Large-subunit ribosomal RNA, domain V from a marine metagenome, 575 nucleotides, folded computationally. The prediction has a mean pLDDT of 80.

[in-house]
Context: one part of a larger RNA
RNA sequence: CCAUCGGGGAGAGAAGACCCCGUGGAGUUUUACUGCAGCUUGUGCUUGUAGUAUAGUAAGGAUUACAUAGUGUAUCUGGUAGCCAUGCCUGAAUUUCUUUGGGAAUUCAGUGAAGCGACGAUGUAACACCAGAUUAUUCUUGCAGUACUUCUUAUCUGAUGCAAAUCAGAAACAGGUGCUGGUAGGCAGUUCGGCUGGGGCGGCACCCCUUUGAAAAGAUAUCAAAGGGGCCCAAAGUUUAGUUCAAACGGGUCAGAAAUCCGUUGAAGAGGGCAAAGCCAAAAACUAGACUGACAGGAUUUCCAAACGCACGGAAUUCUGAGACGAAAGUCUGGCUUAGCGAUCCUUCGUGUGCCCACUAUUGGGGCCCGGAGGUGACAGAAAAAUUACCCCAGGGAUAACAGGCUCGUCGCGGGCGAGAGCUCCUAUCGACCCCGCGGUUUGGUACCUCGAUGUCGGCUUUUCCUAUCCUGGUCCUGCAGCAGGGGCCAAGGGUGAGGCUGCUCGCCUAUUAAAAGGGAACAUGAGCUGGGUUUAGACCGUCGUGAGACAGGUCGGUCUCUGCCUGAUGGAAG
Numbered sequence: 001c002c003a004u005c006g007g008g009g010a011g012a013g014a015a016g017a018c019c020c021c022g023u024g025g026a027g028u029u030u031u032a033c034u035g036c037a038g039c040u041u042g043u044g045c046u047u048g049u050a051g052u053a054u055a056g057u058a059a060g061g062a063u064u065a066c067a068u069a070g071u072g073u074a075u076c077u078g079g080u081a082g083c084c085a086u087g088c089c090u091g092a093a094u095u096u097c098u099u100u101g102g103g104a105a106u107u108c109a110g111u112g113a114a115g116c117g118a119c120g121a122u123g124u125a126a127c128a129c130c131a132g133a134u135u136a137u138u139c140u141u142g143c144a145g146u147a148c149u150u151c152u153u154a155u156c157u158g159a160u161g162c163a164a165a166u167c168a169g170a171a172a173c174a175g176g177u178g179c180u181g182g183u184a185g186g187c188a189g190u191u192c193g194g195c196u197g198g199g200g201c202g203g204c205a206c207c208c209c210u211u212u213g214a215a216a217a218g219a220u221a222u223c224a225a226a227g228g229g230g231c232c233c234a235a236a237g238u239u240u241a242g243u244u245c246a247a248a249c250g251g252g253u254c255a256g257a258a259a260u261c262c263g264u265u266g267a268a269g270a271g272g273g274c275a276a277a278g279c280c281a282a283a284a285a286c287u288a289g290a291c292u293g294a295c296a297g298g299a300u301u302u303c304c305a306a307a308c309g310c311a312c313g314g315a316a317u318u319c320u321g322a323g324a325c326g327a328a329a330g331u332c333u334g335g336c337u338u339a340g341c342g343a344u345c346c347u348u349c350g351u352g353u354g355c356c357c358a359c360u361a362u363u364g365g366g367g368c369c370c371g372g373a374g375g376u377g378a379c380a381g382a383a384a385a386a387u388u389a390c391c392c393c394a395g396g397g398a399u400a401a402c403a404g405g406c407u408c409g410u411c412g413c414g415g416g417c418g419a420g421a422g423c424u425c426c427u428a429u430c431g432a433c434c435c436c437g438c439g440g441u442u443u444g445g446u447a448c449c450u451c452g453a454u455g456u457c458g459g460c461u462u463u464u465c466c467u468a469u470c471c472u473g474g475u476c477c478u479g480c481a482g483c484a485g486g487g488g489c490c491a492a493g494g495g496u497g498a499g500g501c502u503g504c505u506c507g508c509c510u511a512u513u514a515a516a517a518g519g520g521a522a523c524a525u526g527a528g529c530u531g532g533g534u535u536u537a538g539a540c541c542g543u544c545g546u547g548a549g550a551c552a553g554g555u556c557g558g559u560c561u562c563u564g565c566c567u568g569a570u571g572g573a574a575g
Stems, first nucleotide, its partner, number of pairs: 001572005007567003011562002019396002022393001024392002026388004032190005038183003042179005048151001050149005056143008065134001072127001075133005082116002089110009155170006193206001194204002202223001207229006230379001231273001232335002237291007245269001247265005271280002274340001276338003295321009323332003346374005352369001354368004403450001404448001405446003409443001411439006420430002457532001458530003462524001463521005470495003473490006498510004538556004542551003
């Protein structure tokens, strides 16, 4: 230099499609959230006529109201001693109708009898007359109805017609329109928490309290260890006074180990509403009396929150006012202390001869100032479900699956000791319990490299290495007579095959064999092959799910790209 090969360049290709993350997206589903069509309910208008029935309401008229007694059918209340009389009757005149008998209306004159009431009686209540009211019935009118019926001119439908219109049918219904209640994945928009030895499932380590961890100031992490809280109490609070507990021993009727009683000892071994820690004996425990300080308003300090700042909430101290208990000193701003909790907006309550706004004004309305309640436990507090293998984007080796690294519990192999088995006898052989290692072929743990990609199981092909040796070689022991075995030591030169089942590695089986040993090399080897399995898109079954869909459940089907630049290897050629 030529040709060939494909071991390496974690070869090239494509800002990994798996996984996680983003207060990124989209498709789909639904009993996610919020809405919108559509459908439907009621009602107003379009919308007129006539009638029947019926209930309500208002006004007006008429009537109604019975214990007994009392003349008798006393609604109730009040006034009052009179009321009827603005009437009736008689006569006259006028007008009008007439069947010529008389009737009706108007005007004038005359006339005061009778009745009712009062009184008396009865009775709870006494009547005439006037005023008001109630109960019930009925009539008329008004109002807004309800149910049914009738009509035709609104309106609608059909036929004829170019149109205008006519005819038929329906009809104040339907239809249209405004408001309104319901329903509503048919459609639309949006959401689908966090922590996390990857994510999911689980859990809450997401707000607080106690102890340990915590390394003797304070502070201090983990899905660290052990536990609690989201209340309760009108007394289990305040004050004053009195008392002393648990337990043991001795004694004592029923009465026993244990009931109540007496005595002695008794610093706490009890009790203090509840977790734990601290604290408490003439008390902080137990009992009793009286009370409500579990009060109103203000200020300061402190924890939450070790350094700057930090809300809600908790605590302590103090002042003023009005009080409780106590003889008084004093104590009392809930509970022996440390847990027992919650912003804006909205709704609601309380307080006040408070404040502001609009309206001519009243009633009333809205807001402000002060205090409370309704709640956000993901607890400094969005109003919120799934699914995606049809998927997409931005990223991550900050984070999983393969491989590598570390580790080696597990796995494999070995050693120490020697209980025991082996007739006797630990060590021919086997060897419990306990202890010490090696390997890095299992399975884990970890998350250190790689997510702008290191191609993932098995088979085929081809090479090399290790020895903890299956065969072949040498040698020692034997519970080795020989043959055949069992167990060690040296030894990796060579060999370690074939077939059936399964995608299989493995395994089981078959017949041979000297033997059919075990492993590493990115579970060697896909720019060498294959593609049966796993692991896209199609589809079926079972199970789960309301569903979309899901399943280390099953099943059929399913594109394996590229070139040889460097290096390396093989063969050849030239100098």